[in-house]
RNA sequence: GAGGUGUCAGCGGGAGAGACCGAGUUGCAAACCAUGCACUCGGCGCCGAAGGAGCAACUGCCCCGGAAACUCUCAGGCAAAAGGACCGCUGACAUGAA
Numbered sequence: 001g002a003g004g005u006g007u008c009a010g011c012g013g014g015a016g017a018g019a020c021c022g023a024g025u026u027g028c029a030a031a032c033c034a035u036g037c038a039c040u041c042g043g044c045g046c047c048g049a050a051g052g053a054g055c056a057a058c059u060g061c062c063c064c065g066g067a068a069a070c071u072c073u074c075a076g077g078c079a080a081a082a083g084g085a086c087c088g089c090u091g092a093c094a095u096g097a098a
Stems, first nucleotide, its partner, number of pairs: 004095010018044001020043005026038004045078003051074001052072003058065001
């Protein structure tokens, strides 16, 4: 001196798949009925980019280790909203090559 790397924060971008069916002594809206939304439970169908799980090469054999945007869908999600791997910019902290 401070590129790069890591963590955190702020801002921006950010896909996919039923606004599904039924029930509810629930909540809100509504003068009442009906109805709508949210929630809970049950059912069938789907998505994968929170999280989680699995594994190849690597080794002559066994065990262990062993990645993902691949695979599985436990969780989560399937109008909008929220969330969202990942990317960009900025800042702080840590490390800190030439």
Molecule: Glycine riboswitch aptamer
Organism: Marinobacter algicola